[in-house]
RNA sequence: GCCGGUGUGUCUUAAGAGCAUAGGAAUGCUCUCAUAAGGCGGGGGUCGACGGUUCGAUUCCGUCCGCUGGCA
Numbered sequence: 001g002c003c004g005g006u007g008u009g010u011c012u013u014a015a016g017a018g019c020a021u022a023g024g025a026a027u028g029c030u031c032u033c034a035u036a037a038g039g040c041g042g043g044g045g046u047c048g049a050c051g052g053u054u055c056g057a058u059u060c061c062g063u064c065c066g067c068u069g070g071c072a
Base pairs, nucleotide, nucleotide: 001071002070003069004068005067006066007065010024011023012022018055027041028040029039030038048064049063050062051061052060
């Protein structure tokens, strides 16, 4: 340089046009002499950035940025 994949909370991740999921971690309560494990609860996201299409975009399209794979 050329061709792909991927980006969602602190971490891992589902969904793929109509209210964004779950698990772990952290946190509150409970249990215990105490800690861990177990049980219960409540929060936490401008869905990488900017545009386009659409009544409506996290989702489709374009450009850029980050990460990553292949080829040279």
Molecule: transfer RNA
Organism: Elusimicrobia bacterium CG06_land_8_20_14_3_00_38_11